RNA sequence: GCGCGGUUAGCUCAGUGGUAGAGCGUUCGCUUGACAUGCGAAAGGUCAGAAGUUCGAUCCUUCUACCGCGCA
Numbered sequence: 001g002c003g004c005g006g007u008u009a010g011c012u013c014a015g016u017g018g019u020a021g022a023g024c025g026u027u028c029g030c031u032u033g034a035c036a037u038g039c040g041a042a043a044g045g046u047c048a049g050a051a052g053u054u055c056g057a058u059c060c061u062u063c064u065a066c067c068g069c070g071c072a
Base pairs, nucleotide, nucleotide: 001071002070003069004068005067006066007065010024011023012022013021018055026042027041028040029039030038048064049063050062051061052060
């Protein structure tokens, strides 16, 4: 330099154009003499950045940045 894949909650990851989710973690409550477990609830997101297509974009297209793999 070229090709392919990835970037979504604190972490690991779903999400095939129509209000962004799960598990774990965090906080609060119930349960206990206390803890653990269990149960319930809550907080937490400019969906890497920009532009385009569309009535509507996490999702499609282009460019940029970063990470990984392969080729040279």
Molecule: transfer RNA
Organism: Candidatus Wolfebacteria bacterium